[in-house]
The RNA shown here (transfer RNA) has 75 nucleotides and comes from a Methanobacteriota archaeon. It matches the Rfam family "tRNA". It is annotated as a transfer RNA. The coordinates come from a structure-prediction model, not an experiment, and the mean pLDDT is 82.
C1' cells in the first nucleotide's frame, strides 16, 4: 500500500444478512426478602449521541459513500 473482520449499557456481546413504535441478554451497580454477619439464591431497579460525517427512505444500529480507531491476512 491492498483484501476481510470489528466499532452498539461500566464491562463481554446479540440484533445488522433480510429496513418497521419503544434498542435487548448476560456480568455489574443501588434496594429489598432471606441470613447472625456476608456469600449464594430470590425479587425489584438502574442502565445508551447504536465510532463520526453524509446520503437513501415515510421510517436507518441496520443499506450505500467517506472518514477514524482496532484484529488478522496478503505485499
Nucleotide at each position: 500500500g491492498g483484501g476481510c473482520c470489528g466499532g452498539c449499557a461500566g464491562c463481554u456481546c446479540a440484533g445488522u444478512c433480510u429496513g418497521g413504535a419503544c434498542a435487548g441478554a448476560g456480568c455489574g451497580c443501588g434496594g429489598g426478602c432471606c441470613u447472625u454477619c456476608g456469600g449464594a439464591g430470590c425479587c425489584c431497579g438502574u442502565g445508551g449521541u447504536c465510532c463520526c460525517g453524509g446520503g437513501u427512505u415515510c421510517a436507518a444500529a441496520u443499506c450505500c459513500c467517506g472518514g477514524c480507531c482496532g484484529g488478522c491476512c496478503c505485499a